[in-house]
RNA sequence: GACAGAGGUGCGGUCGUGAUGAGUAUCUGUUCCGAGAAUGUUCAGUUCUAUGAAGAACAGCGAAAGGCUAUACCGCCGAAGAUACAGAUUUCUCCUGAACAAGGACUGUUUCUGGUGCUUGAUUGAACAAAUCCUGCACUGUCAUCAUGUGAUGGAGAGCUGUC
Numbered sequence: 001g002a003c004a005g006a007g008g009u010g011c012g013g014u015c016g017u018g019a020u021g022a023g024u025a026u027c028u029g030u031u032c033c034g035a036g037a038a039u040g041u042u043c044a045g046u047u048c049u050a051u052g053a054a055g056a057a058c059a060g061c062g063a064a065a066g067g068c069u070a071u072a073c074c075g076c077c078g079a080a081g082a083u084a085c086a087g088a089u090u091u092c093u094c095c096u097g098a099a100c101a102a103g104g105a106c107u108g109u110u111u112c113u114g115g116u117g118c119u120u121g122a123u124u125g126a127a128c129a130a131a132u133c134c135u136g137c138a139c140u141g142u143c144a145u146c147a148u149g150u151g152a153u154g155g156a157g158a159g160c161u162g163u164c
Base pairs, nucleotide, nucleotide: 001164002163003162004161005160008077010076011075012074013073014072018068027060028059029058030057031056032055036048037047038046040100041099042098043097044096045095080113081112082111084109085108086107087106092103093102114140115139116138117137118136121133122132123131124130142155143154144153145152146151
């Protein structure tokens, strides 16, 4: 240097069985109210609106998406995840156009994390689910050192083991 492997409730992805979302949103009817509404903000336009906007209450009908998950399949062991920076300008949040704001997805670089579980706090989320990060503890794999009856201490995956 090349090839092949190991850690285990191992990592990620796809399909989607089911629950949640939710008796929620939307729509319809009645009543109240009384001038705006279609947008996160502004400008311009367009449309709807006293034959009642927006909002509220009651009644009826009544979803979906993201996220989670059964089973099955696929790719793998920096598997993967995250911070920061940069890129491309696309997409989404709006009936049309423009400007702005916030967030998401993709690509690259850098830095951090061996892995899993539980847990404090924060963020996202409808959520008490779940995810990410931080804190602490436990378990576990690997190498080194010291011991010896199977322990102690420390390190990190740019590692470890095997073959050539």